[in-house]
RNA sequence: AUGGCAGGUUGUCCUGUCGCUGUUGGUAUAAACCAAUGGAGGAAAGUCCGGGCAACAAAGAGCAGCAUACUUCCUAACGGGAAGCCGGCCUGGCAAAACCAUGCCGAGAGAUAGUGCCACAGAAAACAACCGUCGCGCCUCUGGCGGGAUAAGGGUGAAAACGUGAGGUAAGAGCUCACGACCGGUACAGGCGACUGUGCCGGGGGGUAAACCUUAUGCGUUGAAAGGCCAAAUAUACCGGGGAUUGAGGGUUGCUCGCCCGAUCCCGGAGGGUGGGCCGUUAGAGUUUUUGCGCAAGCAUCAACCCAGAUAAAUGACAGGAGUCCAAAUUUUAUUUGGAAACAGAACCCGGCUUACAGACCUGCUAUUUCU
Repeated sequence: AUGGCAGGUUGUCCUGUCGCUGUUGGUAUAAACCAAUGGAGGAAAGUCCGGGCAACAAAGAGCAGCAUACUUCCUAACGGGAAGCCGGCCUGGCAAAACCAUGCCGAGAGAUAGUGCCACAGAAAACAACCGUCGCGCCUCUGGCGGGAUAAGGGUGAAAACGUGAGGUAAGAGCUCACGACCGGUACAGGCGACUGUGCCGGGGGGUAAACCUUAUGCGUUGAAAGGCCAAAUAUACCGGGGAUUGAGGGUUGCUCGCCCGAUCCCGGAGGGUGGGCCGUUAGAGUUUUUGCGCAAGCAUCAACCCAGAUAAAUGACAGGAGUCCAAAUUUUAUUUGGAAACAGAACCCGGCUUACAGACCUGCUAUUUCU
């Protein structure tokens, strides 16, 4: 320098004309028109997690179910975020080990509660004997057969029953001992803590919980079609069945219990009417900013601001100009001509997570090439 990957920021602007939509004002009201003014996003998306808000006449109990899983902190809350601890990997210090540093990753409680499972290979994947080693017995005795002991050595495997040395033994083995590693307990020291360091005591136990499970913590259910109000309309036509407190049926959270409602009632058939509007619903854990505190997430504080509210669903179209990028031509390196501009569209609100994203800019890592 070019390319790739990851993360972050940004996500074209101006004028005119014609429209759509909210609010305010005017034409006395309605309709309509006129004027002023507001009108999509960083993800409005997926609807995954959390909260607000609302309803459920118990939003009570038990069981089931679901979620989470190192620590401390932040927060309204979280399964989110910040800072750390521990473990793993890459690179470097460094030739290697120990150790340290940068970066990245971790569903990071329990395998000494129990059950299950562990491909292929292998004798055996947890009640280990294939080869080998060592005793014993028998025979047709340089050997063979049978039946034992043995986890040292070989072989298989991702993984083989702690490692090294000594003792011990027929041969061996944590069988015993020393040191070391690991696990559990305990004491002291450091740290709010996860944890770290040192000492002592004990142990022999393969792995797997993104298998069941156990432990701890949390969760009542539903979801704006919640819910409240106004208006309009009416048929209890008629038929069949069930029931009226010893109660059909309904509501309440998956089930059970409990609780509540319940007679002009409930189920089926066959019909009639209406099918509009308002609130909830946009001033809020709000946006921008000052100062201070904190490693940071964030907290406190000063000032200014009001910033979509549609309902079949508005937020647009056209023309001109400016800027950016790409290509071609000219070539005076700036002009001309042509083209391009992503992902995507609010639907009660908010905080997150995840996913999508042309071009431009910034940061880190990495590959190649050139120069010094």

Description
A computed fold for a 372-nucleotide RNA from a Bacteroidales bacterium, annotated as Bacterial RNase P class A. The gene name in the source record is rnpB. The RNAcentral record of the sequence draws on ENA. The model forms 97% of the base pairs in the Rfam consensus. Rfam family: Bacterial RNase P class A. Rfam describes the family as follows. Ribonuclease P (RNase P) is a ubiquitous endoribonuclease, found in archaea, bacteria and eukarya as well as chloroplasts and mitochondria.